[in-house]
Molecule: transfer RNA
Organism: Pirellula sp. SH-Sr6A
């Protein structure tokens, strides 16, 4: 350097015909349960969705350009 994929919560991911609240499981905090614990059960924190810009009444989603990751191909 060329092409392709991908960036959403600590972590692994869903959400992509643009629409009304941004979600899950596991982690974390509480509290119930127990003699205590772990399982289980209720309830709660955590995300301005990788950046800027543009399209649009509207943007996690659709273009550009940046930036990082990862897989090919080439020097």
């Nucleotide at each position: 350097g060329c092409g392709c994929a991908c960036g959403u919560a600590g972590c692994u991911c869903a959400g992509u015909u643009g629409g009304u609240u941004a979600g899950a499981g596991c982690g974390c905090g509480u509290c119930g349960c127990u003699g205590a614990u772990a399982a289980c059960g209720a309830c709660g924190a955590g995300g301005u969705c990788c950046g800027u810009g543009g399209u649009u009444c509207g943007a996690a989603u659709c273009c550009a350009c940046g930036c990082g990751u990862g897989c090919g191909c080439a020097c």